Predicted 3D model of a 139-nucleotide RNA (c-di-AMP riboswitch aptamer (ydaO/yuaA leader)) from a Chthonomonadaceae bacterium. NCBI's taxonomy places the organism under Bacteria, Bacillati, Chthonomonadia, Chthonomonadales, Chthonomonadaceae. The model forms 96% of the base pairs in the Rfam consensus. Rfam family: c-di-AMP riboswitch aptamer (ydaO/yuaA leader). Rfam's curators write: This family represents a conserved RNA structure found upstream of the ydaO and yuaA genes in Bacillus subtilis and related genes in other bacteria.
RNA sequence: CCAAUUCCAAGGCCUAAUGUGGGGUGAGAGCCCUGCAGCGGGGGACCCAGACCUGGGGGUGAAUUCCGGCGCGAGCCGGGAAGGGUGGUUCUUGGCCCUAACCCGUCAGCUAACCUCGUAGGCCCAUGCAAGAACCGGA
Numbered sequence: 001c002c003a004a005u006u007c008c009a010a011g012g013c014c015u016a017a018u019g020u021g022g023g024g025u026g027a028g029a030g031c032c033c034u035g036c037a038g039c040g041g042g043g044g045a046c047c048c049a050g051a052c053c054u055g056g057g058g059g060u061g062a063a064u065u066c067c068g069g070c071g072c073g074a075g076c077c078g079g080g081a082a083g084g085g086u087g088g089u090u091c092u093u094g095g096c097c098c099u100a101a102c103c104c105g106u107c108a109g110c111u112a113a114c115c116u117c118g119u120a121g122g123c124c125c126a127u128g129c130a131a132g133a134a135c136c137g138g139a
Stems, first nucleotide, its partner, number of pairs: 011124004018037008038119006048109001056107001057104004064081007082099005088135007
């Protein structure tokens, strides 16, 4: 000096999953504990609605469902509908991609007051797939 790899920082994406005070740890970044704010979820009256009786029933999440085939079964393959993501936002149309995982434990409709919980994880290094209409912002 060059190349590769790793880590960190910075900038972004999916998502509710962000900001901040105090303490601990650490070289730092970060991590742990605890508050506040923001964002998100659950429980919970009257009224209304409406069941269940067990092989239940319910919750978070976009992650459900139907048809056909294979399989003892768990499941697998193909097709359809539905839902979600696709780089400032919304709608319409199309292309591409995804449709998991986990939890409660016989119990929960809605629900004011009230009570309570979460704030993780994963990914990119690319002006990010397009067209139309309407906005927002910048030069």